[in-house]
RNA sequence: AGAGUUUGAUCAUGGCUCAGGAUGAACGCUGGCGGCGUGCUUAACACAUGCAAGUCGAACGAGGAAUUUUGAGUGAGACUUCGGUGGAUUUUAAAAUUCUUAGUGGCGGACGGGUGAGUAACGCGUGGGCAACCUGCCCUGUACAGGGGGACAACAGCUGGAAACGGCUGCUAAUACCGCAUAAGCGCACAGCAUCGCAUGAUGCCGUGUGAAAAACUCCGGUGGUACAGGAUGGGCCCGCGUUGGAUUAGGUAGUUGGUGGGGUAACGGCCUACCAAGCCGACGAUCCAUAGCCGACCUGAGAGGGUGACCGGCCACAUUGGGACUGAGACACGGCCCAAACUCCUACGGGAGGCAGCAGUGGGGAAUAUUGCACAAUGGGGGAAACCCUGAUGCAGCGACGCCGCGUGAGCGAAGAAGUAUUUCGGUAUGUAAAGCUCUAUCAGCAGGGAAGAAAAUGACGGUACCUGACUAAGAAGCCCCGGCUAACUACGUGCCAGCAGCCGCGGUAAUACGUAGGGGGCAAGCGUUAUCCGGAUUUACUGGGUGUAAAGGGAGCGUAGACGGCUUUGCAAGUCUGAUGUGAAAGGCGGGGGCUCAACCCCUGGACUGCAUUGGAAACUGUGAGGCUUGAGUGCCGGAGAGGUAAGCGGAAUUCCUAGUGUAGCGGUGAAAUGCGUAGAUAUUAGGAGGAACACCAGUGGCGAAGGCGGCUUACUGGACGGUAACUGACGUUGAGGCUCGAAAGCGUGGGGAGCAAACAGGAUUAGAUACCCUGGUAUUCCACGCCGUAAACGAUGAUGGCUAACCGCCGGCGACACACUGUCGGUGGCCAAGCGAAAGCGAUAAGCCAUUCACCUGGGGAGUACGUCGGCAACGAUGAAACUCAAAGGAAUUGACGGGGGCCCGCACAAGCGGAGGAACAUGUGGUUUAAUUCGAUGAUACGCGAGGAACCUUACCCGGGCUCGAACGGCACCUGGAUCACCCAGAGAUGGGCGAGUCUUCGGACAGGUGUCGAGGUGCUGCAUGGUUGUCGUCAGCUCGUGCCGUGAGGUGUCGGCUCAAGUGCCAUAACGAGCGCAACCCUUGCCGCCAGUUGCCAUCAGGUGAUGCUGGGCACUCUGGCGGGACUGCCACCGCAAGGUGUGAGGAGGGGGGGAUGACGUCAAAUCAGCACGGCCCUUACGUCCGGGGCGACACACGUGUUACAAUGGCGGCCACAGAGGGAAGCUACCCCGCGAGGGGAUGCGGAUCUCGAAAAGCCGUCCCAGUUCGGACUGGAGUCUGCAACCCGACUCCACGAAGUUGGAUUCGCUAGUAAUCGCGCAUCAGCCAUGGCGCGGUGAAUACGUUCCCGGGCCUUGUACACACCGCCCGUCAAGCCAUGGAAGCCGCGGGCGCCUGAAGUCCGUGACCGGAAGGAGCGGCCUAGGGCGAAAGUGGUAACUGGGGCUAAGUCGUAACAAGGUA
Repeated sequence: AGAGUUUGAUCAUGGCUCAGGAUGAACGCUGGCGGCGUGCUUAACACAUGCAAGUCGAACGAGGAAUUUUGAGUGAGACUUCGGUGGAUUUUAAAAUUCUUAGUGGCGGACGGGUGAGUAACGCGUGGGCAACCUGCCCUGUACAGGGGGACAACAGCUGGAAACGGCUGCUAAUACCGCAUAAGCGCACAGCAUCGCAUGAUGCCGUGUGAAAAACUCCGGUGGUACAGGAUGGGCCCGCGUUGGAUUAGGUAGUUGGUGGGGUAACGGCCUACCAAGCCGACGAUCCAUAGCCGACCUGAGAGGGUGACCGGCCACAUUGGGACUGAGACACGGCCCAAACUCCUACGGGAGGCAGCAGUGGGGAAUAUUGCACAAUGGGGGAAACCCUGAUGCAGCGACGCCGCGUGAGCGAAGAAGUAUUUCGGUAUGUAAAGCUCUAUCAGCAGGGAAGAAAAUGACGGUACCUGACUAAGAAGCCCCGGCUAACUACGUGCCAGCAGCCGCGGUAAUACGUAGGGGGCAAGCGUUAUCCGGAUUUACUGGGUGUAAAGGGAGCGUAGACGGCUUUGCAAGUCUGAUGUGAAAGGCGGGGGCUCAACCCCUGGACUGCAUUGGAAACUGUGAGGCUUGAGUGCCGGAGAGGUAAGCGGAAUUCCUAGUGUAGCGGUGAAAUGCGUAGAUAUUAGGAGGAACACCAGUGGCGAAGGCGGCUUACUGGACGGUAACUGACGUUGAGGCUCGAAAGCGUGGGGAGCAAACAGGAUUAGAUACCCUGGUAUUCCACGCCGUAAACGAUGAUGGCUAACCGCCGGCGACACACUGUCGGUGGCCAAGCGAAAGCGAUAAGCCAUUCACCUGGGGAGUACGUCGGCAACGAUGAAACUCAAAGGAAUUGACGGGGGCCCGCACAAGCGGAGGAACAUGUGGUUUAAUUCGAUGAUACGCGAGGAACCUUACCCGGGCUCGAACGGCACCUGGAUCACCCAGAGAUGGGCGAGUCUUCGGACAGGUGUCGAGGUGCUGCAUGGUUGUCGUCAGCUCGUGCCGUGAGGUGUCGGCUCAAGUGCCAUAACGAGCGCAACCCUUGCCGCCAGUUGCCAUCAGGUGAUGCUGGGCACUCUGGCGGGACUGCCACCGCAAGGUGUGAGGAGGGGGGGAUGACGUCAAAUCAGCACGGCCCUUACGUCCGGGGCGACACACGUGUUACAAUGGCGGCCACAGAGGGAAGCUACCCCGCGAGGGGAUGCGGAUCUCGAAAAGCCGUCCCAGUUCGGACUGGAGUCUGCAACCCGACUCCACGAAGUUGGAUUCGCUAGUAAUCGCGCAUCAGCCAUGGCGCGGUGAAUACGUUCCCGGGCCUUGUACACACCGCCCGUCAAGCCAUGGAAGCCGCGGGCGCCUGAAGUCCGUGACCGGAAGGAGCGGCCUAGGGCGAAAGUGGUAACUGGGGCUAAGUCGUAACAAGGUA
């Protein structure tokens, strides 16, 4: 930093998608270790259990325990002098000490911890203010603490209750409570003085009046207490600025805004109350709705921005829901109280208890988030004088790859390149130094030993942890994703539009690098992928940094409000701006430097930064603002001309129609052609008169005017604007313009007129498959006028308005300048062409789409949709505003190359026309379809299949069917082994293949040859794929085209060349030319035919000479001629005339084959996935006792039918009979056969020549003569009967031919269609290939006879070139639209039904503060009680809002092959 994707390709527009980073993540597969972090994002859902806030006995009374001392009593065992000693045990009292603690009291439970429901707010952030405030504990200072009083717990007794918890009576202490005293100072009230402040006012001082304090304990060290002042800390309130979306939320508000009095608070304040006034907020977005804790920061980004608000830190809010206060320095209080509500639990049913959004934990929800752990050792907090106690704060540990960081899973050598695996062209290649093997090491883990810091003296949960050392074994430790392009990485097999993949484009229909598996490879690595979300890429919301003529986008136009912007000059101020200073911008984070854990993550220190806000000093260019001046912007005046500018009234002629009358007669009218219609009741036509409405020919123009819409006969009246000239006046008065107002074509609407023509609807006639259209005949609304609505158009220059600047040239309109034309200059307008520049291009180009400035409007992928809902406007029609779900990967612009057009121009072709002959009708032949069949083998299917592959299906062929056989196989090769007598004749069974038998009979150098058998390796397949292929072929088309190099033009595809003019059969040539050349095609070179010459002369020929015959080149001879076949010549527009620059054309002449002489061979780049795997070859797949192979028989020959190609005909240009001429090109040995004989004949029997210019097939036929006389015939010959011939192993299925007989259809063929332009068509016969024979009427050749016609290129078909349009590119056999039918999806409406949030009204109203009262209680302060206001909640009600659902209903979207048409794209066939 970009890439993929719209196209055949291109450029640009534009969306979609990808590569990056990130996460409190989740899911899939996998998982060795450690460090540091982190872990309910969902149900602010419900919670069992334990713990999370206590502490102080140095405030107090009381109880208990222990110890000690003392007193009193008891008095065991033992001892005893029996007196007692002694004192165990035990009871009790006092005192002391220590410990403990239910209660009173103090301090703390307002911190710490959790959560983010609510909140769009002074909640938060930032900066200020309080002269309007409070502050426990702490610090400093000053001054004090005198003396009284009465209670209440505990406790005791009685008593209620299941319990929770009480009640009554009695006793009592205090640092508990209440008076009194004292008052430096303080508070309050009043008056005054001084100083200060932005104002209210503040501070200090003085005077008078008045008010309020205290607590003790003690270890004697202290610790506490009261008042005041100050500090510190923490809070409260106020203000400026900033803080999401929606206008389809535009008006909101009654304590509302302000004032006065009062109340309340720590304090200001409608905070509350009474009264008074009627204000206040709002397009700079009030109100309402939705969403949301805010910030430091975090993620991303080059930045500007965008997104987020987990962890950590600051603030706020909340603690089941709602309300309330109490206590207190502080709360309206998470682990306090009261009430209400819901829920849960206990209950003896009477009543009670509870609140994990503290730490663990449970259920539930969810894709998803941990242990009912250890410790107060450290840090911190509460209490205490302290010891100490408490602390789920915190420190640690546990679980989770959730994240970041670090480490490891080994290192070196090791080629027989092992085995295995994969692949293979079978040679190999890959895995791969990889493994094995040898040598070495020990980080982690495991074992053993030692063992911290964290702790100032003691005290260590972590923890025998970190760390260190030792021994030991390569052992215990690698996966995941991907491999078509983007995007690094390829092969095989399987699958066969199936299964599946896919982020986008897209893969998969039998050779898938895209599916699945394997091998290999690439990437990352204890992780890897996927999903979700955010930023990026995306300059794709554009501040940085976009656009609007045609891609999405300029409002239809004007006037103008707010707003935004604004000429020259002087001067003041200093709001913006610039600069300095100060304060602040918490810490953490980020950045730079340094340091500590072995490194890193992590942590610590330090620096700078935090682009901000505020205060203050300064500057004055620019903006702003105040004052003054100016004239160039703007406007006014005066003079002048132009104009379909507007409104109203009047007037005019032409034309249409109608009416009246005349003339006149059978038609008129209309169309592609017709018909409907009108007309003998007199039309149309024509003449005259009249009526009425509408529109104004010519002039007329790329012309004029207007803001736009728009404006067109003439005249008049009223009136707007622009322009030119002048420079008298004003002095910035300007530009734009959200809302707003006005104007606004056509159609439409309302009311009333009018109505000639035209003409939606409608009717009829045509057209058509249909024709609700196009065409025709009619015809109403409308069109016209007046008034009022509507408010939209491709309202377009698809181009908002205004000002300035930037080359030329050519017109038109209106002015001005000199007398004036010309001309030139200038101002305004209106056009053409072009420069620079712009633009994606086409194009624009002083009338910009150029370069700038101001301002408004509008755009952000296509469809859904300008639709729905809502709102506003409208009489309605409808208009304005204007979405979403869903769906697609495009939609769209300009240009390019093609293709196409029922577009244009030019040109060609038997393309049409002009002709000749056919096909389509008949019968038959043949091929095909179809049908049938055991099989009717297969292929070819518009042109370019169909007498085609097939140039020979009775068997064979043969591939098909039935049946019978074989399995190394029917043929061939290699190797090994075995056997053998190679080969031949015959017999038996059988349909044959085959099986069985018998007989005859080899060679050898002894290796074998040859044959057979067995085994093995190769077989074989007309089985599939012509869409895997080679080769070959058809077709466009023998059409004139198709390209390249260099240069030039274009951003590019591409163009140029190859276009243009002329010419040609031709891209043939010439000229011109940003092109110059070249290649493949064309032409020529080749063959043949036509003319001539030379050479040669047999098998050909015979003019001359000779011989011979019944006759013949038959013979000698000859090579002249014909001919044969080899070599040459010849033709080139060369000569002439005319036209033309030339190329060339035309004509005619000499000559002649004449302008390519005729014919052939020759087929450019390419098209049709054209044909062929069955001619051959070949990849892949498939079969292997069969899909191979052998044999017999059958079939390929079927037959209701349909088509193609032919043959024969329908007859007299003919049939039949007779007669007798003239070819060319071919074939011939398993052959052609002369000639003779036999047969009516096919043919048979003899026989001769010839491997051929020699012999032979071989007769050529049309021709000529005669006859028939127009008929189903003397035409026609199908079909059938009979008799034969030939080939062949064999003519039944299923051959050809011959003879006799029979004698069908058919009398020239509908629509339509084919061939042919000269030796051609037509007609006539002949030959050949294949072949035993032949279904040949086919194919390929040959010659004989031998025409007609072409005006011409309008039309049909095909083609070439140029041009044009295109929404086509699979390219018109294209594309594509709408209804209907089917399935699916989302959505609108809808009688209703069900929720949710909020406001309003009425009723009720807990707790509680406050107010009042208070006969009861108290000595008193005061209180109980009662009443009132307010109010959470509840009930009722009316309306509005917002969702869900719904019979039915509306359209929309999507979905390989449904129906009907053909609307659009070409002039799309009616632009």